Model confidence (mean pLDDT): 78 of 100. This is a predicted structure of a 100-nucleotide RNA (TPP riboswitch aptamer (THI element)) from Inhella proteolytica.
[in-house]
């Protein structure tokens, strides 16, 4: 000593739905409070992501399964987009430098 892996800083990017019961209101819908359901996260200052990028958005009133209901699954998907510096330790390749 590159890559690669891990951490720590700070800087930015994302999503927040189904649903039971209660209550209110501008009443066939909204809003709040208490439960439930999946998940890393459903307001927690939390989690998750940050180009070697599936965090998260478009295709989506999507295709199949499935549920009490929802991207609950799994596909679409080598499909379009999406937000980055540092610093620290480990490992070390090619080669470099000191010593014998």
């Nucleotide at each position: 000593g590159a890559c690669c892996c891990a951490c720590g800083c700070u800087a930015g990017g994302g999503g927040u739905g189904c649903u039971g019961g209660u209550g209110g209101c501008c009443u066939u819908g909204c809003c709040g409070c208490c439960g439930g359901c999946u998940g890393a996260g459903a307001c927690a200052a939390a989690c998750c992501c940050u180009u070697g990028g599936a965090a998260c958005c478009u295709g989506a009133u999507u295709g199949a399964g499935g549920u009490a209901a929802u991207c609950c699954u799994c596909g679409c998907g080598c499909a379009g987009g999406g937000a980055a510096g540092c610093g620290u330790g480990g490992c070390c390749a090619a080669g470099g430098c000191g010593c014998c």
Rfam family: TPP riboswitch aptamer (THI element). Gene Ontology term of the family: thiamine pyrophosphate binding.